[in-house]
A computed fold for a 75-nucleotide RNA from a Promethearchaeota archaeon, annotated as transfer RNA. It was read from a public genome assembly. Its Rfam family is "tRNA". Rfam classes the family as a transfer RNA. Lineage of the source: Archaea > Promethearchaeati > Promethearchaeota.

RNA sequence: GGAUCUGUAGCCAAGCAUGGAUAUGGCGUCGGACUUCUAAUCCGAAGAUCGCAGGUUCGAAUCCUGCCAGGUCCA
Repeated sequence: GGAUCUGUAGCCAAGCAUGGAUAUGGCGUCGGACUUCUAAUCCGAAGAUCGCAGGUUCGAAUCCUGCCAGGUCCA
C1' cells in the first nucleotide's frame, strides 16, 4: 500500500440483510425485600453522542460516502 472483518452502557453480546418512532438481554454497580449475618434468590433503579462526520428519507444502530481505531490475510 491492497483486500476483508469488527466498533452498540463499566464488561460481554442481540438487533443491521427486509429502516418505523420510547435501542433488548446477561454480568457488574446502587437501593429495597428475604436471612441471625453473609452468600444465593426476588423486586426496582441508574447507566448508551449505537466509533466520528456528512448524505438519502416523513423517519437511520440499520442504507450510501468519507474518515478514525483495532484484528486477520496478501504485498